[in-house]
A computed fold for an 88-nucleotide RNA from Niallia taxi, annotated as c-di-GMP-I riboswitch aptamer. Model confidence (mean pLDDT): 86 of 100.
This record gives sequence, C1' cells and structure tokens, in this order.
RNA sequence: CCAAGAUAAAGGCAAACCAUUUGAAAGAGUGGGACGCAAAGCUACAGAUCUAAGGCAGCUCUUCUGCUAUGAUGGCUGGGUCACCUUA
Repeated sequence: CCAAGAUAAAGGCAAACCAUUUGAAAGAGUGGGACGCAAAGCUACAGAUCUAAGGCAGCUCUUCUGCUAUGAUGGCUGGGUCACCUUA
C1' cells in the first nucleotide's frame, strides 16, 4: 500500500419517538433518546423513492383533479471522494 473486520480493544455515528425551531409539503436544524451502523463521513453523478409551493393542463370555475423539481432522502442501491482503530 492492498485486503479483511472478531460476541475483542479504543474512539465514533444515532432510527423510531418526544420537545422546540424551520419549511407550502416532503423534509431539515437543535436538545433528549437508541433501532441499528465498519464508512450510518462527504458528494444528488446514475437509478429509486417522497413532496408539489410555483408553473402548465383540465373542470362542474376559484375550488377541485392531473402532470411537473428548480425542493428533498447519502440511514434505499450503485458510482465518485476522503478517513479512525485492529490484524484476531
């Protein structure tokens, strides 16, 4: 350097839920909390999924319906990129 992570050691992250802030929503931040995680670090590039404010279309016409990401998810998968510990 590469490879591999063990009912091991050190250190780390933190789902649901609750409080609060934020957002049109999906979701996100902070605090509490641990279901899990060997990249559950970072990155929306590809696929996937969620939402539909605005826009467009339709309508029984001002409220409904449909489509749409420029909004999200890195704890959905792949890719890219950087990295701690150990060598059982």
The organism belongs to Niallia, within Bacteria. It matches the Rfam family "c-di-GMP-I riboswitch aptamer". Its family is annotated with cyclic-di-GMP binding in the Gene Ontology.